[in-house]
Molecule: small-subunit ribosomal RNA
Organism: uncultured bacterium
RNA sequence: UAGAGUUUGAUCCUGGCUCAGGAUGAACGCUGGCGGCAUGCCUAAUACAUGCAAGUCGAACGAACUACCUCUAUGACCUAAAAAGUGCUUGCACUGGAUAGUAAUUAGAAUUUGUAGUUAGUGGCGGACGGGUGAGUAACACGUGGGUUACCUGCCACACAGAAUGGAAUAACUAUUGGAAACGAUAGCUAAUACCGUAUAUGACCUUCGGGUUGAAAGGGGCGUUUGCCUCGCUGUGUGAUGGGCCUGCGGCGCAUUAGCUAGUUGGUAAGGUAAAGGCUUACCAAGGCGACGAUGCGUAGCCGGACUGAGAGGUCGAUCGGCCACAUUGGGACUGAGACACGGCCCAAACUUCUACGGGAGGCAGCAGUAGGGAAUUUUCCGCAAUGGACGAAAGUCUGACGGAGCAAUGCCGCGUGAGUGAUGAAGGUUUUCGAAUCGUAAAGCUCUGUUGUAAGGGAAGAACAGCACUAGUAGGAAAUGGCUAGUGUGUGACGGUACCUUACCAGAAAGCCACGGCUAACUACGUGCCAGCAGCCGCGGUAAUACGUAGGUGGCAAGCGUUAUCCGGAAUUAUUGGGCGUAAAGCGCAUGUAGGCGGCUCUUUAAGUCUGAUGUGAAAGCCAGUGGCUCAACCACUGAAUUGCAUUGGAUACUGGAGAGCUAGAAUCUUGGAGAGGUAAGUGGAAUUUCAUGUGUAGCGGUGGAAUGCGUAGAUAUAUGAAGGAACACCAAUGGCGAAGGCAGCUUACUGGACAAGUAUUGACGCUGAGAUGCGAAAGUGUGGGUAGCAAACAGGAUUAGAUACCCUGGUAGUCCACACCGUAAACGAUGAGUGCUAGGUAUUGGGAUAACUCAGUGCCGAAGUUAACGCAUUAAGCACUCCGCCUGGGGAGUACGGUCGCAAGGCUGAAACUCAAAGGAAUUGACGGGGACCCGCACAAGUGGUGGAGCAUGUGGUUUAAUUCGAUGCAACGCGAAGAACCUUACCAAGACUUGACAUCCCGGGCAAAGCUAUAGAGAUAUAGUGGAGGUUAUCCCGGUGACAGGUGGUGCAUGGUUGUCGUCAGCUCGUGUCGUGAGAUGUUGGGUUAAGUCCCGCAACGAGCGCAACCCCUAUCCCUAAUUGCUAACAUUAAGUUGAGGACUUUAGGGAGACUGCUAUUGUAAGAUAGAGGAAGGCGGGGAUGACGUCAAAUCAUCAUGCUCUUUAUGUCUUGGGCUACACACGUGCUACAAUGGACGGUACAACGAGCAGCGAACUCGCGAGAGUAAGCGAAUCUCUAAAAGCCGUUCUCAGUUCGGAUCGUAGUCUGCAACUCGACUGCGUGAAGUUGGAAUCGCUAGUAAUCCCGGGUCAGCAUACCGGGGUGAAUACGUUCUCGGGGAUUGUACACACCGCCCGUCACGCCACGAGAGUUUGUAAUACCCGAAGAAGGUGGCUUAACCUAGUUUACUAGGAUGGAGCUUUCUAAGGUAGGACAGAUGAUUGGGGUGAAGUCGUAACAAGGUAACCA
Repeated sequence: UAGAGUUUGAUCCUGGCUCAGGAUGAACGCUGGCGGCAUGCCUAAUACAUGCAAGUCGAACGAACUACCUCUAUGACCUAAAAAGUGCUUGCACUGGAUAGUAAUUAGAAUUUGUAGUUAGUGGCGGACGGGUGAGUAACACGUGGGUUACCUGCCACACAGAAUGGAAUAACUAUUGGAAACGAUAGCUAAUACCGUAUAUGACCUUCGGGUUGAAAGGGGCGUUUGCCUCGCUGUGUGAUGGGCCUGCGGCGCAUUAGCUAGUUGGUAAGGUAAAGGCUUACCAAGGCGACGAUGCGUAGCCGGACUGAGAGGUCGAUCGGCCACAUUGGGACUGAGACACGGCCCAAACUUCUACGGGAGGCAGCAGUAGGGAAUUUUCCGCAAUGGACGAAAGUCUGACGGAGCAAUGCCGCGUGAGUGAUGAAGGUUUUCGAAUCGUAAAGCUCUGUUGUAAGGGAAGAACAGCACUAGUAGGAAAUGGCUAGUGUGUGACGGUACCUUACCAGAAAGCCACGGCUAACUACGUGCCAGCAGCCGCGGUAAUACGUAGGUGGCAAGCGUUAUCCGGAAUUAUUGGGCGUAAAGCGCAUGUAGGCGGCUCUUUAAGUCUGAUGUGAAAGCCAGUGGCUCAACCACUGAAUUGCAUUGGAUACUGGAGAGCUAGAAUCUUGGAGAGGUAAGUGGAAUUUCAUGUGUAGCGGUGGAAUGCGUAGAUAUAUGAAGGAACACCAAUGGCGAAGGCAGCUUACUGGACAAGUAUUGACGCUGAGAUGCGAAAGUGUGGGUAGCAAACAGGAUUAGAUACCCUGGUAGUCCACACCGUAAACGAUGAGUGCUAGGUAUUGGGAUAACUCAGUGCCGAAGUUAACGCAUUAAGCACUCCGCCUGGGGAGUACGGUCGCAAGGCUGAAACUCAAAGGAAUUGACGGGGACCCGCACAAGUGGUGGAGCAUGUGGUUUAAUUCGAUGCAACGCGAAGAACCUUACCAAGACUUGACAUCCCGGGCAAAGCUAUAGAGAUAUAGUGGAGGUUAUCCCGGUGACAGGUGGUGCAUGGUUGUCGUCAGCUCGUGUCGUGAGAUGUUGGGUUAAGUCCCGCAACGAGCGCAACCCCUAUCCCUAAUUGCUAACAUUAAGUUGAGGACUUUAGGGAGACUGCUAUUGUAAGAUAGAGGAAGGCGGGGAUGACGUCAAAUCAUCAUGCUCUUUAUGUCUUGGGCUACACACGUGCUACAAUGGACGGUACAACGAGCAGCGAACUCGCGAGAGUAAGCGAAUCUCUAAAAGCCGUUCUCAGUUCGGAUCGUAGUCUGCAACUCGACUGCGUGAAGUUGGAAUCGCUAGUAAUCCCGGGUCAGCAUACCGGGGUGAAUACGUUCUCGGGGAUUGUACACACCGCCCGUCACGCCACGAGAGUUUGUAAUACCCGAAGAAGGUGGCUUAACCUAGUUUACUAGGAUGGAGCUUUCUAAGGUAGGACAGAUGAUUGGGGUGAAGUCGUAACAAGGUAACCA
């Protein structure tokens, strides 16, 4: 440390997919009040307009410029103001303006110094920091720990020493001059903290230890007038600090379809080079170095502190902040410097942009803003140096897009608000509704409050510490002062910003959305839509009642956000170290030998590498965690601590592992003896059989099959006898046996040879186990070469079968099978089980040995304990308990395929992906269903019989067609003489035409009423309309008429929304439950088993014991008897009649009530029993016969048109009324029937015997009439009384004599009868006439087992009329059943299964079409990294005749020159080398006519390969 959904009819398991959580530099959609703190180009290291981002120092220097400072004169206004004048108040007012001063100005003089300031140039320091980016880099780049006696370090700190003395230039500037510009050229002048000598000095180097060589410096400012001091600099040396350089152990990516890489490569010597070790470079020498502990190559990538996630271990990431690295348009290069090979420096090359006078120039935002472009996507061309930090400066200060701030953005985190209380007529309104109501909902309104935020006004911080300057005080040193240091006072500094914060006033006023609501997953209804539109993370929703789409109401969740998308971790123990597996789910190499590696028996000693432990150093800061504190809280920030699981050094411990040493014998091996064996190789040899050949006998067939044919045979086969040839395989023994590592091995003998086993002393002394690579062996098939070939037999041929049959079957037949040698290297090479060791109950069989009493060792099998397993199963031969080592697996398909590599002669083997696609694929077991599985049982299921259908005519129903309509439904069995138990009108639902619109029918409301029905007349096809007559009922208007709208109405739709009813399997014997038990579970048990039965009927047994619905029985009819009763029935006896007609009778028949009877009860046999068989008796015998009765369920079976009913549609019509038509059509097809085809018959005459039933709008006798249908009249009967009512077949006669007939009766003509308003479409019947098909029915198919089939009549329902149909009744009255092989259906048990919509199942492959990704492909094209050669910029190093050269040296003239030398420079040149060019290869990508297979799609085509014995068992090579 949480799980859930999804494979199945259900279950357990395996296994993938998906979800719930957290996170983000995010983006998108909808929405948006405030504040704080953070964050903000992830893409094009693409290109950049404009501005800014690195300058500073005049206290280093010359120079230039400005101002001031000196003297003379001028000098307006103005300031001061003397005289003088006037007035008079006599000291005041006014006028006045000498004189003086002064600004600007102007003119001149002096040109000397100074003061203040600016800065182009020389010079110094800094531009190597700070800031950006992540392209490159798999590397000592980074992290961590070390090393550097192999190094450097500007500024800074400390210490010591020093700072002496000379010289030559040059920029600026001036002049001339080139150029469009950039920028120069020449001549001349000048300074320094610029440059160069000399001296001196530690130091460094050399050394013969005496010494030698090399080799520094700079001044400025202040005080001050001193031999100066102070301060900032300068030089050398040493030390430190800081920052770097180099080396090194260890650590962190993928691919082996990258296995070999490397020539400066590895090492040495010498030299060079560097700050420094080093092949860093060069010469020479050697031939090394790296690599399976993964070199080299390719791909990817900045690394870390850390971030996210996770229980952790881990996994993923490397934005912001911090450390390191790398880069600065691309590539190369050096210069300067303490430091660079330098983002805002230089040179060169390339691309691009730009200016140009065309000659040449300029540029580098991966600094801050900003622009374009790219993109799903990322901000202002802001303010300030006030703070922090940096550069320069003595300092003031200057610079600073570092930084501090503000702006934009819900990008994130955190906080606050959008009000609080009260308020039930539960308002209005919305939504729903069972119409009652419910809900939004105290929610609103209303009333009472508050003022966070907002608005207005007022006040108003902290962030500021300094520095500098002035003053004061103290202090060390100094002669003193300036100065230094310390403290204090004063002065002065705020971008943010009048911001944070505080106070007051005002108003509930200005501030809520987003997503979801089928399950997972919190939250449900209505309407719309109708497999459409759409949704969807997974399962999946939508085809007319969608909680899943869209909208609305409601509800849930989160909230200034909410959802979606993308990515990462989690869940996922789904890569398993923690923490998985491999018999059947994915997974044990086919088997062995053995290298590296891993692991390893007992005892002692030692060591201390692993291991354990203490200490020290380090593990930056930030972050995380804990505790405190600061912003009102929090986010955020500060401080302290812990932690940082690591690395290194060091001290200790020594059980275990390792190293070293010594020993032991239990592992292993050796030895002796013995027996077993299809172990291997080679040689020899034997008999049986097949075939062939030869000969004899012998004659017409043989052979073959399901049945045939091809084939062989009269040229003599097959058969038979004798002999011969040749090849291959070895019957019996033989087994559940033996041997071998596996593959595999079988007549017998011999030779050689491997291994195992048993017993036993002795020997060695851990020598062992496993085993990546490697090596060998390795069935069958196949390949090569050469033999051999009897039988068998791929290919092939022929014959069959078949729709086809490139198959199965048959006849032939070649490779091959056999041998030798050489390949191949795979199999379902299986025990689907790697090898080894130890341990853990037994029983039993067998092989080999030893003991021989039990027993024991080594094998081979079976059954089983514990244990284990998902289950099945395994179980001392483990799949148990443990250890060691190896191999292998990680969803299905694509695929063991492609590409690459490698092996092979080839076939092919080994290694072995991805794109794409699916939500499963799979294992074991369960219940069913199914099987052209096996076994058992039953049924008119077959068989045995009998009669039909199918052919004809007609009837009837259906399909089809037709029609204005031919109303609708029923459609395999289980629709079709069915709904319909009866369509002329009606029915009637259909069609045409004509009418009505609150309606033909129901309820409610309003108004009117002397008015409705009926009858008559007129118009009309009628409905209807008008007029007259009439007068019930009503007047509470319940009746009529008119009106209004709610509504009525619908045989309109949906039987796939339903109730009810029904069919069917099937009158088959089944279907279940409770408790218990077993199983992880679905489930099982019971219900199975052995018998028996019509039956799950009963008996016995049994982890089951009981129970329910079915079966049976109970009910009805029928067969016998009895009792009771006796009219309308019956009549034996008596009487009577034409007649049971009447009296009489209850005996008989009959009727209808009640009983009896049959139970395997009895006998025999058999069986444990249940029962079975036979017999007796009996009317009936084993369920006596028949009926009613239909379990759980199946078929979305039938019916919305019987009825009921949800929803939906219609409402002057899909409703209602009327007339007429249609349902009755007719090339045709089918079903069910009737009548026939005749002599077992037809016709005619005579004659006999029933039962069930029906009847008043009825049955209707008798009588009369009619040939007849029928008519007239009319008795009886609401019926055991009367009527229907004649029964017919039968029997007795006559006739017909085998014909389309004296069979058959269709069809048609004609005349009638009856019913009915009405018989044309369209009724039935009768008379006469007419006289069709048909002479027993193909394939196929149906019923029936006894009073049955067949045959014959009768009745009833429906109904005015209409019956060949339907429902009933009786009469006559058979045949056959050996039996369960087959067909069909059913039952239970069993078996297999890839089926579960359940075999009408499932499912495979080609082909055709669309789409998708991939491979091959003549090639084409782009890129990457190298190689070889050519060319070779800048630069560095080297060389260098000539040219040139201020400082130094020498010489000479002589006083600024000359000559020579040293040195330097340009030029030339050598080497290296970027870019470029050429060439051939390598690798990677894109593209390509065509082509290959793969995947996926709607219901395509062809077959049927697999799943059942899948119809030839399947599968592997």